[in-house]
C1' cells in the first nucleotide's frame, strides 16, 4: 500500500417559524349548590404559559418471564420441545469459555454435536450382488470329469472349461465388508507378516468435565440414515390485555323457594377452606372420622356505555411532524485549485411490559488481528 | 392487536403425514371421424413444486429463516 477477519459504537447537529398529542398551571365561558356583588364543586370545546414526547431494530411474533383468568395443592399418561462439556441468567432454542467435527493460506467462521453391538424401518435407478451380501466380464486348472500323446503300467505331459475354486483387476452405484508392500498360492484372499487407518477391551497419566496423550492386547475390519419411528436424559398444565376486574342505563329475564356440598383444565389418579360433634390424647397442641356451610339465591345477573388494567411517550381513527438557514456525510458537474453549483441522506415507525433471538439498514467512527507485496 | 391456515403446468386440485417415477380434470396444439361444426377417439405441448439455506446418497415432501394471500376473534 492492497485485500480481508473480529469486537464495540453512532445512525445527522444547531437555530428559527408554524403544527400535533399527554400532564399541569392560569385566564375566559357554561352548569349546579350556597350563608349571595362573594365562595365551593364540576364539564367539554377555546386562549396563553411550563414540561414531556420512537428505535437499534419499536419490525417478524421465533423462544422465555412478569401480569390475568381457567382449578383452589400435587403426581402420572397423552402431546410437544430441547440434546457435546463447564459456568452465567428470573428464564430461554439465550450468553461466555472450552472439547470435537467441517471449511479457510491465515486472522477466523459454521455446527439441532446423546444413542445405529435395544428393537423396527428405509436405501429409487443402475448393478452379478444393497443388508445371514454377491459373481456379469474376468483369473485358475490344485481336486473330480472329458479328449489326446508317451509309458518301465506306478504314472506323467498337453488340451477343454462340464463340475468346481477365487474375489486380485474391470464395470455399476451416493455407498460393494480396510489401504500399501512383501510373502504365500493353481489362481487368490488378513491366509501370514510389517507399517498405516479404524473399532473394541485393559492399563497408566493430564483435565471438574466434554475429552486428550501414551502403552498393550484382539485380525475384530458390519457400514449409512434418528431434521425416519424409536430409546435415554431434562423441560413444559392451557389460554392470552379483544387476558381480566369494577361501576352500570333503556328494553326484556329471573323470583318460587324447595332439593342438593361445590368445583375439577385433553384424560386419569387425586385434590381444597371454615364451623360443629365424636374418638385418640394431659391439652384450647396435634391427628382421624362424620355432618353442615362456602364460591351457585342476589333489593339481582348481564347488554349499551364509562373507568381501571396503563407506564417519567402513550392513543383507541390512533400524537411524536413540516419548512427555512448554517454546518456535516455521500454522488455528479465545474474550476481562477482558495472554492462554487446541483442532487441526496438509509431501514423503519411504539399500542400491556420486560429479557433474548432472527430479519432489514444510506453512510460513518473507534479498537484489536491476519495474509500478500514493497522499503528500512 | 392476537390466533390459525394455504402457496404444485394457463385455471381448479391430488401427491407431503411414512423422502427416490411430479399426476388428474378442464383448457391449448395436431390428426382421425363428419358435407361442415360440436361431441367423441388417439397422440402431444406445457411445471425453478412461492424464495433462500440446512439434514440426507437423494427434498414438492423433513427442519429453519423470509415473501405473498386467505380465514377467525371485540
Nucleotide at each position: 500500500u492492497g485485500a480481508g477477519c473480529c469486537g464495540g459504537c453512532c445512525g445527522g447537529g444547531u437555530g428559527g417559524u408554524c403544527g400535533c398529542g399527554g400532564c399541569u398551571c392560569g385566564g375566559g365561558u357554561c352548569c349546579g349548590c350556597u350563608u349571595c356583588u362573594g365562595g365551593c364543586g364540576g364539564g367539554g370545546a377555546c386562549c396563553g404559559g411550563g414540561u414531556c414526547g420512537a428505535g437499534g431494530a419499536a419490525g417478524g411474533u421465533c423462544g422465555g418471564g412478569g401480569c390475568u383468568c381457567c382449578g383452589a395443592a400435587g403426581g402420572g399418561c397423552a402431546g410437544g420441545g430441547u440434546g457435546c462439556u463447564g459456568g452465567c441468567u428470573a428464564g430461554c432454542g439465550g450468553c461466555c469459555a472450552g472439547u470435537c467435527a467441517g471449511g479457510g493460506u491465515g486472522a477466523c467462521c459454521u455446527g439441532a454435536a446423546g444413542g445405529a453391538a435395544a428393537g423396527u424401518g428405509c436405501a429409487a435407478c443402475a448393478g452379478a450382488g444393497a443388508g445371514c451380501a454377491g459373481a456379469c466380464c474376468g483369473c485358475c486348472g490344485a481336486u473330480g470329469g472329458c479328449g489326446g500323446g508317451c509309458u518301465u503300467c506306478g504314472g506323467u505331459c498337453c488340451g477343454c472349461a462340464c463340475a468346481g475354486g477365487c474375489a486380485a483387476g474391470g464395470g455399476u452405484g451416493a455407498a460393494a465388508c480396510g489401504g500399501u508392500g512383501c510373502g504365500g498360492u493353481a489362481a487368490g484372499a488378513g491366509c501370514g507378516c510389517a507399517c498405516c487407518a479404524g473399532c473394541g477391551g485393559c492399563c497408566g497419566g493430564g483435565g471438574u468435565g466434554a475429552u486428550c496423550c501414551g502403552g498393550u492386547c484382539g485380525g475384530c475390519u458390519c457400514g449409512g440414515u434418528a431434521a425416519a419411528c424409536c430409546c435415554c436424559a431434562c423441560c413444559c398444565g392451557g389460554a392470552g390485555c379483544a387476558a381480566g376486574g369494577c361501576c352500570g342505563a333503556a328494553c326484556g329475564u329471573g323470583g318460587g323457594a324447595c332439593a342438593g356440598g361445590a368445583g375439577u383444565g385433553g384424560c386419569c389418579c387425586g385434590c381444597u377452606c371454615g364451623g360443629u360433634c365424636u374418638c385418640c390424647g394431659a391439652a384450647c397442641a396435634g391427628g382421624a372420622g362424620a355432618c353442615c356451610g362456602g364460591u351457585c339465591c342476589c333489593c339481582a345477573g348481564g347488554u349499551a356505555g364509562g373507568c381501571c388494567g396503563c407506564a417519567c411517550a402513550g392513543a383507541u381513527g390512533g400524537a411524536u411532524g413540516a419548512c427555512c438557514a448554517c454546518c456535516g456525510g455521500c454522488g455528479c458537474c465545474u474550476c481562477u485549485c482558495g472554492g462554487g453549483g446541483c442532487g441526496u441522506c438509509a431501514c423503519a415507525g411504539a399500542a400491556c411490559c420486560c429479557c433474548g433471538c432472527c430479519u432489514a439498514c444510506a453512510g460513518g467512527c473507534c479498537g484489536g488481528c491476519u495474509c500478500a507485496c514493497c522499503g528500512u | 392487536c392476537g390466533g390459525g391456515g394455504a402457496g404444485u403446468g394457463g385455471c381448479g386440485c391430488a401427491g407431503c403425514c411414512a423422502g427416490g417415477u411430479a399426476g388428474c380434470g378442464c383448457a391449448c396444439g395436431u390428426g382421425c371421424u363428419u358435407u361442415g361444426g360440436g361431441a367423441g377417439c388417439a397422440c402431444g405441448c406445457g411445471g425453478u413444486c412461492g424464495g433462500g439455506a440446512g439434514u440426507u446418497c437423494a427434498a414438492a415432501u423433513c427442519u429453519c429463516c423470509c415473501c405473498u394471500c386467505c380465514c377467525c376473534g371485540a